[in-house]
Context: one part of a larger RNA
RNA sequence: UUGGGCGUAAAGAGAUGCGUAGGCGUUCUUGUAAGUCUGUUGUUAAAGUCCGAGGCUCAACCUCGGAAGCGCUUCGGAAACUACAAGAAUUGAGUAUAAGAGAGGUGAGCGGAAUUCUCGGUGGAGCGGUGAAAUGCGUAGAUAUCGGGAGGAACACCAGAGGCGAAGGCGGCUCACUGGCUUAUCACUGACGCUAAGGCUCGAAAGCGUGGGUAGCAAAACGGAUUAGAUACCCGUGUAGUCCACGCCGUAAACGAUGGAUGCUAGCUGUUUGAUACAAACAUUUUAUUCUUCGGAAUUCUAUGGGCGUAUUGAGUGGCGCAGUUAACACGUUAAGCAUCCCGCCUGGGUAGUACGGCCGCAAGGCUAAAACUC
Numbered sequence: 001u002u003g004g005g006c007g008u009a010a011a012g013a014g015a016u017g018c019g020u021a022g023g024c025g026u027u028c029u030u031g032u033a034a035g036u037c038u039g040u041u042g043u044u045a046a047a048g049u050c051c052g053a054g055g056c057u058c059a060a061c062c063u064c065g066g067a068a069g070c071g072c073u074u075c076g077g078a079a080a081c082u083a084c085a086a087g088a089a090u091u092g093a094g095u096a097u098a099a100g101a102g103a104g105g106u107g108a109g110c111g112g113a114a115u116u117c118u119c120g121g122u123g124g125a126g127c128g129g130u131g132a133a134a135u136g137c138g139u140a141g142a143u144a145u146c147g148g149g150a151g152g153a154a155c156a157c158c159a160g161a162g163g164c165g166a167a168g169g170c171g172g173c174u175c176a177c178u179g180g181c182u183u184a185u186c187a188c189u190g191a192c193g194c195u196a197a198g199g200c201u202c203g204a205a206a207g208c209g210u211g212g213g214u215a216g217c218a219a220a221a222c223g224g225a226u227u228a229g230a231u232a233c234c235c236g237u238g239u240a241g242u243c244c245a246c247g248c249c250g251u252a253a254a255c256g257a258u259g260g261a262u263g264c265u266a267g268c269u270g271u272u273u274g275a276u277a278c279a280a281a282c283a284u285u286u287u288a289u290u291c292u293u294c295g296g297a298a299u300u301c302u303a304u305g306g307g308c309g310u311a312u313u314g315a316g317u318g319g320c321g322c323a324g325u326u327a328a329c330a331c332g333u334u335a336a337g338c339a340u341c342c343c344g345c346c347u348g349g350g351u352a353g354u355a356c357g358g359c360c361g362c363a364a365g366g367c368u369a370a371a372a373c374u375c
Stems, first nucleotide, its partner, number of pairs: 003347004007329002012343001014202002017200002022195003026089007034082002036078004042072002049067007092192001093189003096185005104178007111155001116150007126137002163170002207248006216242002221237004259342006267320012282305003288299004324331002348375003357368004
């Protein structure tokens, strides 16, 4: 390389969100004939190969004749498929209209609980912490408790195998701006699509730069214990940091360890959110009957609301499970089944995700990425 693979053995890039080149692409009609198929012309040296003869006693070997010959090429023909051109269609894709759900994003404002600090009151000896202690705090009045104030960070219950987002991720309330999704109608456009090397963008935590902020927590550091030691685990302090603004970094077990798109292939059962049909309780209204302490009560009928629930049908998200798949575990209409298209990646272990070089970065480092040697 061919091939075979990529949930867990090596292998899906963090997201592929936007999207370039490229690759691939729905149905029908007509045409062209580049690919394709078919015939034909020329060429395809000799030797070789194959077939048939012949010569060395046979064979190898040699001689003669014939055939074949990838490919390129000439001139015709075919028109199914691909391509191209023209025209048409609607199911893919999009638009419109009407609804719907949501911690999707950004900015601003507001709120209560709690911790800490601070001021004042009450009070008077401990508090705190642990396996047990000690360091620590406290008669300069702590802890506890009541009231006032300050400030920062996070939002109990609701809360769910729940929702939203491409992923990272998103959770108090309100407002403003804003992205996406779903359903219904089947009105409009008419293949406008899928994927996506490079490229652009986003990207937890930690870390970095500048300026703020700092309640709690807390790397480092200090002290107390434990221990043979204890540069730890436990305890008391505590600085970066955690928070905000702007700018970098670009990595994670960035995980469903499962790339994206489309179609097909048994079911059962939860849950979220739509649509359609039917529809219980209940409320209000109306008709009639019965009872009545004449206030009303019960039953019944009509209409309006209501929406427990049932069925069908979409879109998500869970649990099981047939066929099938799998080395097994397991997966199983949310596929790891059956297929098609496109991208990324793997090729024994170590050396090593390292060295060197290049690119990026303020740095930390990141991306790309070997070999000798060794088993």